Context: one part of a larger RNA
RNA sequence: GAACGAACGCUGGCGGCAGGCCUAACACAUGCAAGUCGAGCGCUUCACUUCGGUGAGGAGCGGCGGACGGGUUAGUAACGCGUGGGAAUAUACCCUUCUCUACGGAAUAGCCUCGGGAAACUGAGAGUAAUACCGUAUAAGCCCUUCGGGGGAAAGAUUUAUCGGUGAAGGAUUAGCCCGCGUUAGAUUAGAUAGUUGGUGGGGUAAUGGCCUACCAAGUCUACGAUCUAUAGCUGGUUUGAGAGGAUGAUCAGCAACACUGGGACUGAGACACGGCCCAGACUCCUACGGGAGGCAGCAGUGGGGAAUCUUAGACAAUGGGCGCAAGCCUGAUCUAGCCAUGCCGCGUGAGUGACGAAGGUCUUAGGAUCGUAAAGCUCUUUCGCCAGAGAUGAUAAUGACAGUAUCUGGUAAAGAAACCCCGGCUAACUCCGUGCCAGCAGCCGCGGUAAUACGGAGGGGGUUAGCGUUGUUC
Numbered sequence: 001g002a003a004c005g006a007a008c009g010c011u012g013g014c015g016g017c018a019g020g021c022c023u024a025a026c027a028c029a030u031g032c033a034a035g036u037c038g039a040g041c042g043c044u045u046c047a048c049u050u051c052g053g054u055g056a057g058g059a060g061c062g063g064c065g066g067a068c069g070g071g072u073u074a075g076u077a078a079c080g081c082g083u084g085g086g087a088a089u090a091u092a093c094c095c096u097u098c099u100c101u102a103c104g105g106a107a108u109a110g111c112c113u114c115g116g117g118a119a120a121c122u123g124a125g126a127g128u129a130a131u132a133c134c135g136u137a138u139a140a141g142c143c144c145u146u147c148g149g150g151g152g153a154a155a156g157a158u159u160u161a162u163c164g165g166u167g168a169a170g171g172a173u174u175a176g177c178c179c180g181c182g183u184u185a186g187a188u189u190a191g192a193u194a195g196u197u198g199g200u201g202g203g204g205u206a207a208u209g210g211c212c213u214a215c216c217a218a219g220u221c222u223a224c225g226a227u228c229u230a231u232a233g234c235u236g237g238u239u240u241g242a243g244a245g246g247a248u249g250a251u252c253a254g255c256a257a258c259a260c261u262g263g264g265a266c267u268g269a270g271a272c273a274c275g276g277c278c279c280a281g282a283c284u285c286c287u288a289c290g291g292g293a294g295g296c297a298g299c300a301g302u303g304g305g306g307a308a309u310c311u312u313a314g315a316c317a318a319u320g321g322g323c324g325c326a327a328g329c330c331u332g333a334u335c336u337a338g339c340c341a342u343g344c345c346g347c348g349u350g351a352g353u354g355a356c357g358a359a360g361g362u363c364u365u366a367g368g369a370u371c372g373u374a375a376a377g378c379u380c381u382u383u384c385g386c387c388a389g390a391g392a393u394g395a396u397a398a399u400g401a402c403a404g405u406a407u408c409u410g411g412u413a414a415a416g417a418a419a420c421c422c423c424g425g426c427u428a429a430c431u432c433c434g435u436g437c438c439a440g441c442a443g444c445c446g447c448g449g450u451a452a453u454a455c456g457g458a459g460g461g462g463g464u465u466a467g468c469g470u471u472g473u474u475c
Stems, first nucleotide, its partner, number of pairs: 001475004006471005013347006019340002021305001026303003030300003035064003040061002043058006071258003080183007089175002094171005100165002102136004112125005142151003156163003184230003191221003196218008233255004237248004260281005283294004311337001313336003319333001320331004350380004360371004384416001385412006394402001419464005424445003430459005440447002
């Protein structure tokens, strides 16, 4: 000098754009953050009715979605990430092509009856529907095969035009897996390893593989640093620097990991699943003491910690997502608004004229000098602000949270708007008074013990400017 997710002190007019718990991955009151479909199904309530029906709701079965989106960085020194390759794979929804969509059956929730329980919830009986479940048939293509053969599918709905369903092949997308290279420090860590290294048979997986298992062999890694310990999410980037390099990984984007702590699987195309389930633990809450409920590292917000970091806001109008044929519903994603000089950028706090120079302050050699064209006065202007009127783009067939916002027009009156640090040298800027090694200053050198340009005040000056200075960190 530059930079900052900064903090502190003094000060503070406006706007645009951005940013805003770096600390306790500490604990959380309250509200919201994932629903949707009646064009899958039966039942039920209400309203209207021309008694034909129509409309609106409710719980339940069923489908799809809750694996995305959002948060955080605890763990991880690792094929985790970056980069470049690879073969032994899967892929709901989407696209293309081909085939089929036939015949039956048995249940069950809701509802009703009877119970248990404080509650959470739950038991028995009767009975009902489906795109829920099961069987049979068929098999173009598919799978297995000893090549004889064997196995295996579907679902219908309504407004009659569509939406669907099954099997197979291909595509697209996404994901899993393997490998080369790169990826912090310590040797005051030198040996580490028994499923360990390899083989065979088997199991398991979508798939390769000690991934698992039985047997066999004794290997494998390591001073080119194994193992251990400490620290750490990685990257694109950011910052500094002429560069090489150093430091860093907030915001934005990609990847990974995690979801009170530890473990486990279920469902599913996909999870070992933040707002799903089970078990254990810690903590909190309810209880009729028998038993139950919970998980903000989602958005706000609270307590705590801290030098320190915001509103318990509006809207689905736009973009995007889920469901739905659609209308539409949901969406703290998102878009907006609120708070904060936290940063960057822009603008203003007036302009012109005005004296051998007012008053006043300060200094003085007492003549004067300086503040100083500065003020006053005169002539103007109105950015921003304030008041009033008009009023968008963003979205159009219709629909605007923002918002009567941006912007434009008229009015108003110089009217409402300047501070901070410094002045011994480094380093731009000097005098007086007070103090007297005191009080104090200080980044370094150093000032102060009676004439201090270095302390405190004043006048003057220098610098930056809605900021200025200090502290911290990096180069």
A computed fold for a 475-nucleotide part of an RNA from an uncultured bacterium, annotated as small-subunit ribosomal RNA, 5' domain. Rfam family: Bacterial small subunit ribosomal RNA. Gene Ontology terms of the family: ribosome and structural constituent of ribosome.